[in-house]
């Protein structure tokens, strides 16, 4: 320079176009003499513009990172 894939809580990971889920972690209580383990309540996210659609995490387009193949 060309081409393809990924992008969601602090981190991994789901999600027919119709309420963004679980799991760890974080805070809170409960269990203990304390601690740890468990148990329950909370807490927190869609990489950024535009378009389609009543309605987008999902389709479409451009940007942006991040990887991978090729020159």
């Nucleotide at each position: 320079c060309g081409g393809g894939a990924u992008g969601u809580a602090g981190u991994a990971u789901a999600a027919c176009g119709g309420u963004a889920g679980u799991a760890u972690g974080c805070g809170c209580g409960a269990u203990u003499c304390g601690g740890g383990u468990u148990c329950g309540c909370g807490u927190g996210a869609u990489c950024c513009g535009a378009g389609u659609u009543c309605g987008a995490u999902u389709c479409u387009c451009g940007g942006c990172a991040u990887c991978c193949c090729g020159a």
Predicted 3D model of a 71-nucleotide RNA (transfer RNA) from a Candidatus Nomurabacteria bacterium. The source organism's lineage runs through Bacteria, Bacteria candidate phyla and Candidatus Nomuraibacteriota. The coordinates come from a structure-prediction model, not an experiment, and the mean pLDDT is 83. Rfam family: tRNA.